[in-house]
RNA sequence: GCCCCGGUAGCUCAAAUGGAAGAGCGAGGCUCUCCUAAAGCCUAGGUUGGGGGUUCAAGUCCCUCCCGGGGUA
Numbered sequence: 001g002c003c004c005c006g007g008u009a010g011c012u013c014a015a016a017u018g019g020a021a022g023a024g025c026g027a028g029g030c031u032c033u034c035c036u037a038a039a040g041c042c043u044a045g046g047u048u049g050g051g052g053g054u055u056c057a058a059g060u061c062c063c064u065c066c067c068g069g070g071g072u073a
Base pairs, nucleotide, nucleotide: 001072002071003070004069005068006067007066010025011024012023013022019056027043028042029041030040031039049065050064051063052062053061
């Protein structure tokens, strides 16, 4: 250089055929307890890597760039 896979919450990952983003862990609060821990309940947290395009509608489709992993001479 070329080919393939991936980039979504602080972390690990979801989200058939496009209908608009959720879980677990973590964080904060509350309940319980003499106090912790555990357990239960609640809450916050997202420019879906950047930009552009298609569409009524894009995490999803198209183009380009960036980053990570793998393959190949």